[in-house]
Context: one part of a larger RNA
Molecule: large-subunit ribosomal RNA, domain II
Organism: Verrucomicrobiota bacterium
RNA sequence: GUCUGCGAGUUACUGUCCGCGGCAAGCUUAAGCCCGUUUGGGUGAAGGCGAAGCGAAAGCGAGUCCGAAAGGGGCGACAAAGUCGCUGGCAGUAGACCCGAAGCGGAGGUGAUCUACGCAUGGCCAGGAUGAAGCGAAGGUAACACUUCGUGGAGGUCCGAACCGGUGGACGUUGAAAAGUCCUCGGAUGAGCUGUGGGUAGGAGCGAAAGACUAAUCAAACCCCGUGAUAGCUGGUUCUCCCCGAAAUAGCUUGAGGGCUAGCCUCGUGUGCUGACCCGCGGAGGUAGAGCACUGGAUGAACUAGGGCCCAUACCAGGGUACCGAAUUCAAUCAAACUCCGAAUGCCGCGGGGUGAAACACGGGAGUCAGUGCGUGAGGGAUAAGCUUCACGCGCGAGAGGCAAACAUGCCAGAUCAGCAGCUAAGGCGCCCAAAUACCGCUCAGUGGAAAGGAUGUGAGGUUACUAAAACAGUGAGGAUGUUGGCUUAGAGGCAGCCAUCAUUUAAACAGUGCGUAACAGCUGACUCAUCGAGUGAUCUCGCGCCGAAAAUGAUUGGCGAUAAGCGGUAUGCCGAAGCUCUGGAUUUUCAGGGAUUCGUCUCUGAAAAAUGGUAGGGGAGCGUUGUCUGCGCCUUGAAGCGGGAGGGUAACCAACCGUGGAGUGCAGACAAGUGAGAAUGCAGAC
Numbered sequence: 001g002u003c004u005g006c007g008a009g010u011u012a013c014u015g016u017c018c019g020c021g022g023c024a025a026g027c028u029u030a031a032g033c034c035c036g037u038u039u040g041g042g043u044g045a046a047g048g049c050g051a052a053g054c055g056a057a058a059g060c061g062a063g064u065c066c067g068a069a070a071g072g073g074g075c076g077a078c079a080a081a082g083u084c085g086c087u088g089g090c091a092g093u094a095g096a097c098c099c100g101a102a103g104c105g106g107a108g109g110u111g112a113u114c115u116a117c118g119c120a121u122g123g124c125c126a127g128g129a130u131g132a133a134g135c136g137a138a139g140g141u142a143a144c145a146c147u148u149c150g151u152g153g154a155g156g157u158c159c160g161a162a163c164c165g166g167u168g169g170a171c172g173u174u175g176a177a178a179a180g181u182c183c184u185c186g187g188a189u190g191a192g193c194u195g196u197g198g199g200u201a202g203g204a205g206c207g208a209a210a211g212a213c214u215a216a217u218c219a220a221a222c223c224c225c226g227u228g229a230u231a232g233c234u235g236g237u238u239c240u241c242c243c244c245g246a247a248a249u250a251g252c253u254u255g256a257g258g259g260c261u262a263g264c265c266u267c268g269u270g271u272g273c274u275g276a277c278c279c280g281c282g283g284a285g286g287u288a289g290a291g292c293a294c295u296g297g298a299u300g301a302a303c304u305a306g307g308g309c310c311c312a313u314a315c316c317a318g319g320g321u322a323c324c325g326a327a328u329u330c331a332a333u334c335a336a337a338c339u340c341c342g343a344a345u346g347c348c349g350c351g352g353g354g355u356g357a358a359a360c361a362c363g364g365g366a367g368u369c370a371g372u373g374c375g376u377g378a379g380g381g382a383u384a385a386g387c388u389u390c391a392c393g394c395g396c397g398a399g400a401g402g403c404a405a406a407c408a409u410g411c412c413a414g415a416u417c418a419g420c421a422g423c424u425a426a427g428g429c430g431c432c433c434a435a436a437u438a439c440c441g442c443u444c445a446g447u448g449g450a451a452a453g454g455a456u457g458u459g460a461g462g463u464u465a466c467u468a469a470a471a472c473a474g475u476g477a478g479g480a481u482g483u484u485g486g487c488u489u490a491g492a493g494g495c496a497g498c499c500a501u502c503a504u505u506u507a508a509a510c511a512g513u514g515c516g517u518a519a520c521a522g523c524u525g526a527c528u529c530a531u532c533g534a535g536u537g538a539u540c541u542c543g544c545g546c547c548g549a550a551a552a553u554g555a556u557u558g559g560c561g562a563u564a565a566g567c568g569g570u571a572u573g574c575c576g577a578a579g580c581u582c583u584g585g586a587u588u589u590u591c592a593g594g595g596a597u598u599c600g601u602c603u604c605u606g607a608a609a610a611a612u613g614g615u616a617g618g619g620g621a622g623c624g625u626u627g628u629c630u631g632c633g634c635c636u637u638g639a640a641g642c643g644g645g646a647g648g649g650u651a652a653c654c655a656a657c658c659g660u661g662g663a664g665u666g667c668a669g670a671c672a673a674g675u676g677a678g679a680a681u682g683c684a685g686a687c
Stems, first nucleotide, its partner, number of pairs: 001687006011094007019086005026049003032043004053060002063075004097236002100233001104226003108223003116200002119197006125190001127159003130155001134151006163187003168183004202218001204214002239622006249262005263368002265365007273356001277353007289341001290339002295335003299331004306324002308321004371396010401412003416585004421581003427575003430560003436572001438570005453547002457544010474531005480504003485499003510525001514523002586612005591606006623676001625673010641660004647654002
């Protein structure tokens, strides 16, 4: 892992509500007793609930309490049914759906054969090195001291086996081993190592102290008990079909992943048109927009108090100003916390329509309190986030189908079932791939299938200038004179710089547009003529393109590929879904008719209309398993079980018949449950 079996809302009591039943202003027994005995029948009003309440109470009583009192107020009566059983839903108390802690407590117990540290008594430490004190001798001293040589053999001394340890590394990591092996390394006469016996223990021991160790367990051992501790947490929770169908919000919470009440769902009862929605009428309001009348911000101008600077000035007083500038005025503006104004929606009320799988009230049962994406309006953020917080809407959640290559949330569309029938939606119609290789334009970039920004790409439209009195471009010619203008300057001759920028001859020609020279020179432009002969410049708007464009394995409009099979427009077709239609079937709700009825309802038939996605969850109806009671059956002419299985039923399931098997078993009605398995790192067994 698979298979088989086992495996989770139970039981008791109390309460509450629905259903069913008995009796009813009453209902009912408990213990006990009697009878019968496998269950039972009778008796037994003690007691309980109800029929009256109010008050703290005395107490009074359809009233009572507060109070001096009330025509006031509170709670009651007037309206009124209870009670005892049985089934079911739910709650409470109990382990209370099941499994799961780490833990807490016990004057309960077991452990020092591991290990920690004492105690008693034993054992062990190859070999080598160093050479303390003391002593002896010699030297030395007044005597010591001192020096040298010898002797001697000290030491938590040195090197290094046994022994004890465990430094670094490798291997080992389902190991040879739940801590080892190999190499290397530390101690090795000591605070040494070790045998045997014995001692100290669980808030206790022992500890050269690491919270170490106390039997592979230690920030409180192990076993047993309290114990089914508790778990607002995680996981799991077993047959079928039908109807409805949520929430992820508010308030409060030692509250935030929990709860309570409300909201939203469901079931029952009642009310009976009240509902969503539509129409009409009447309201409140300060948003969008707009505006500047207030409050503020910000810009320009005018005017101007005040100031700066300059002149002048003994002081007082003045003059100037291309400087700054409050207030005021004008112009044009900005604002969530500005408003002289002011919608659309939405909201409230009234009237009318509206019979809806509406609404409202009461009662039983829930679940939900982590939401999420998109669109729109906003706050926070950076007018970031698959960001965050609100509001309104839609979806997903709990929604299948078609489209978006793939893709909870986008677009289309809400799946009762069946059909080898039809029509459409979004989206599509070269091939993959169902359906069009239509028409008019645009694009040349494979743009389509990346931005700011940049550019004689190209198409369309507009405005404007020049142009047959010949434009634009090209080509030919001219482009002069006073004059080298004046100043400056070494020089300044159109062309360093400053000032001026005239006149003449002309078809035209600048006191010069650029290059150039030391300065001249030289080249060129403006300007003019000729040649040529038709458009040429500038600018605005729109469409489609171009550049911008660098990344690590081979690339990507889904692919192939395509110049349309790209983009815009037009026209007509077609394809395309679980949408709609057609044919047939089922169920639910409503309606009509028949039958039964304890009048609550149940059941059958038919029709029309509508409905039938669904998680949490509510409601309804069933299937199957084991056993009990009653009735009816089957069985050695073959029961159950097992293998197969025609066929039947909407499903759970039922089942003829065949085989196997060899002794029990089914159906109907009623009842009672140890009643349904795929999941719990479930439990046991097998493989």